The RNA shown here (transfer RNA) has 73 nucleotides and comes from Eubacterium pyruvativorans.

RNA sequence: GUUUCGUUAGCUCAGCUGGGAGAGCAUCUGGGUCACAACCAGAAGGUCGACGGUUCGAACCCGCCACGGAACA
Numbered sequence: 001g002u003u004u005c006g007u008u009a010g011c012u013c014a015g016c017u018g019g020g021a022g023a024g025c026a027u028c029u030g031g032g033u034c035a036c037a038a039c040c041a042g043a044a045g046g047u048c049g050a051c052g053g054u055u056c057g058a059a060c061c062c063g064c065c066a067c068g069g070a071a072c073a
Base pairs, nucleotide, nucleotide: 001072002071003070004069005068006067007066010025011024012023013022019056027043028042029041030040031039049065051063052062053061
């Protein structure tokens, strides 16, 4: 340099065919316990990597950039 995969909550990751942004763990609150833990109930937490485009509508499609991985040179 070329090709390719990935980027979504604090962490690990889903998101099917464009229309509701989610799960587990962690955190917080309450219950539970003599007190912890397990366990139960609930809550908070996201400009979906940046910018532009297509569309009535974009995490999803297209372009470009950034960052990370792999292959080739």
The sequence is in RNAcentral, with records from ENA and Rfam. It matches the Rfam family "tRNA". From the family's description: Transfer RNA (tRNA) molecules are approximately 80 nucleotides in length. It is annotated as a transfer RNA. Taxonomically the source falls in Eubacterium (Bacteria, Clostridia, Eubacteriales, Eubacteriaceae).